[in-house]
RNA sequence: GGAGUCGGCCGGGCGAUCGCGGCUUCGUUCCUGCAGACACCAGAAUUUGGUGUUUAGCGGUGCGUGGCGGAGGAAAGUCCGGGCUCCACAGGGCAGGGUGCCAGAUAACGUCUGGACGGCGCGAGUCGAUGGACAGUGCCACAGAAAAUAUACCGCCAGUUCGGCAGGUGAACACCUGUUGAGCGGUAAGGGUGAAAUGGUGCGGUAAGAGCGCACCGCGUUCGUGGUAACACGAACGGCAGGGUAAACCCCACCUGGAGCAAGACCAAAUAGGAAUCCAAUGGUGCGGCCCGCAUCGGAUUCGGGUAGGUCGCGAGAGUCACACGGUGACGUGUGACCAAGAUGAAUGGUCGCCUUCGACAGAACCCGGCUUACAGGCCGGCUCCCCAC
Numbered sequence: 001g002g003a004g005u006c007g008g009c010c011g012g013g014c015g016a017u018c019g020c021g022g023c024u025u026c027g028u029u030c031c032u033g034c035a036g037a038c039a040c041c042a043g044a045a046u047u048u049g050g051u052g053u054u055u056a057g058c059g060g061u062g063c064g065u066g067g068c069g070g071a072g073g074a075a076a077g078u079c080c081g082g083g084c085u086c087c088a089c090a091g092g093g094c095a096g097g098g099u100g101c102c103a104g105a106u107a108a109c110g111u112c113u114g115g116a117c118g119g120c121g122c123g124a125g126u127c128g129a130u131g132g133a134c135a136g137u138g139c140c141a142c143a144g145a146a147a148a149u150a151u152a153c154c155g156c157c158a159g160u161u162c163g164g165c166a167g168g169u170g171a172a173c174a175c176c177u178g179u180u181g182a183g184c185g186g187u188a189a190g191g192g193u194g195a196a197a198u199g200g201u202g203c204g205g206u207a208a209g210a211g212c213g214c215a216c217c218g219c220g221u222u223c224g225u226g227g228u229a230a231c232a233c234g235a236a237c238g239g240c241a242g243g244g245u246a247a248a249c250c251c252c253a254c255c256u257g258g259a260g261c262a263a264g265a266c267c268a269a270a271u272a273g274g275a276a277u278c279c280a281a282u283g284g285u286g287c288g289g290c291c292c293g294c295a296u297c298g299g300a301u302u303c304g305g306g307u308a309g310g311u312c313g314c315g316a317g318a319g320u321c322a323c324a325c326g327g328u329g330a331c332g333u334g335u336g337a338c339c340a341a342g343a344u345g346a347a348u349g350g351u352c353g354c355c356u357u358c359g360a361c362a363g364a365a366c367c368c369g370g371c372u373u374a375c376a377g378g379c380c381g382g383c384u385c386c387c388c389a390c
Stems, first nucleotide, its partner, number of pairs: 001386010012355007020070001022068003026064003030060002033058002035055008072361001076372002079370005084260004091292004096256005101115005116130001117128004131251002136249002138245003153191002155187003159184011199217006218240001219238008264312004274303006283297004319338008
């Protein structure tokens, strides 16, 4: 200097002016919900209830001035996990569903951290749907002899049977040798097919071959060492055999009520405490299915009527930041400081000027921890590799 890899941050800024939504100080208009005062009535021993008038003290509503805040790293996807709310107390079990190497972190998780093993990469790193095939079932197309109740297409070969050709011996039958064809027989080393062919490579051996024997590798059993463990290394023994597939069914281990903020709670108002039919204690109902237990006494369907308003839920949290300590790390503990929007047809926009990286992906709707996806441009740091110079 170049290339790469991992992590972190920003993601238009400033000023003026008009405007939007929340909170709040002050002022002001209106309101009798609360409270005070007065009067009357009813009751009542010294106090209670009702009605009316009045007061704007509290509160509510509208307007005005001022102040303080006002979308994200993903707010997206709705893929996971929870907090919270309701269903009864969410009880037991089955089915169903989820996860799947080991050890940790966490409220929890299918997330994260560290490690083991495996794939990719020279490397820094990165990815992993990573338990079990000897519990059982299924599948492995086509090709190929054969993909399991195993076997021989080409090929190689001692022996044996029947021939052909040539040579030799011989009077001939016949015998011997060589070569060749077919049958019987031996073979799975070589070749072919295939993703995969019944352990691999080499040497010996054989008629030709084969773990047939040996060496190494692989596989199995036992033991030892290291490690919490997954696992790794080593030794001894054994010639030892059909493989793959569970993101196929399945087996094993662990986890798991349901529904969801349009959950739910309260206030005000209105209407028709409506009608009909069916089931009914050996029963009905109780928020996915079934069984048990428990609780309760009605339940289901159809027609018809009223309301659709307001407040809460709605943000102080498994919260954020800084420092210290512990830990390889995820993270934990302690101390201190701080409070970042709460709309509800849905708020943050318009104009002008200057700067500028000339600006991407993109807008909360109960909240939080993750994962995944999208992202113009810019900044910072760690590590790896290559080149050059000293």

This is a predicted structure of a 390-nucleotide RNA (Bacterial RNase P class A) from Candidatus Thioglobus sp. MED-G25. The coordinates come from a structure-prediction model, not an experiment, and the mean pLDDT is 76. Of the family's consensus pairs, 97% are formed in the model. It matches the Rfam family "Bacterial RNase P class A". Rfam describes the family as follows. Ribonuclease P (RNase P) is a ubiquitous endoribonuclease, found in archaea, bacteria and eukarya as well as chloroplasts and mitochondria.